[in-house]
RNA sequence: GCGCUCAUAGCUCAAUGGUUAGAGCACGGGCCUCCGAAGCUCGGGAUUGUGGUUCGAUUCCACAUGAGCGCA
Numbered sequence: 001g002c003g004c005u006c007a008u009a010g011c012u013c014a015a016u017g018g019u020u021a022g023a024g025c026a027c028g029g030g031c032c033u034c035c036g037a038a039g040c041u042c043g044g045g046a047u048u049g050u051g052g053u054u055c056g057a058u059u060c061c062a063c064a065u066g067a068g069c070g071c072a
Stems, first nucleotide, its partner, number of pairs: 001071007010025004018055001027043005048064005
């Protein structure tokens, strides 16, 4: 320098272009307990950025940024 893959919650992962983007763990409240842990229950929290296509984009396209892999 070229090519490929990836980027979603604090972490690990889902989501066939269409309802309010879900789950586990973590975090906070409540119940329980003498107090905690465990258990039950409720809750907060996310689509890397800028454009484009579309009635509608996490999803498709371009560029940028970052990470990984391969070739040179």
RNAcentral holds the sequence, with entries from ENA. Predicted 3D model of a 72-nucleotide RNA (transfer RNA) from a bacterium. It matches the Rfam family "tRNA". It is annotated as a transfer RNA. Its mean pLDDT, the model's own confidence on a scale to 100, is 82.